[in-house]
């Protein structure tokens, strides 16, 4: 050089073309406690990037970037 494959919250993964993009740990606030910790309760937080298809697009298509995995 070629085929392929993945990019979602801070981090680890969901999410049949139609949900308010959702879980878990993490953060941040409140109850509890003399103080932590633990245990409950709220709370913010994300679809790499540009176009195309579709009434709709995390999902399908095409290019870009990044990451990998085979193979000369």
């Nucleotide at each position: 050089g070629g085929u392929c494959u993945c990019u979602u919250a801070g981090u680890u993964c969901a999410a049949c073309g139609g949900a308010u993009a959702g879980a878990a740990c993490g953060a941040a606030g409140g109850u509890u406690u003399c103080c932590u910790a633990a245990a409950c309760c709220u709370u913010a937080a994300a679809u790499a990037c540009a176009g195309g298809u579709u009434c709709g697009a995390u999902u399908c298509c095409u290019g870009u970037a990044g990451a990998g995995a085979c193979u000369a």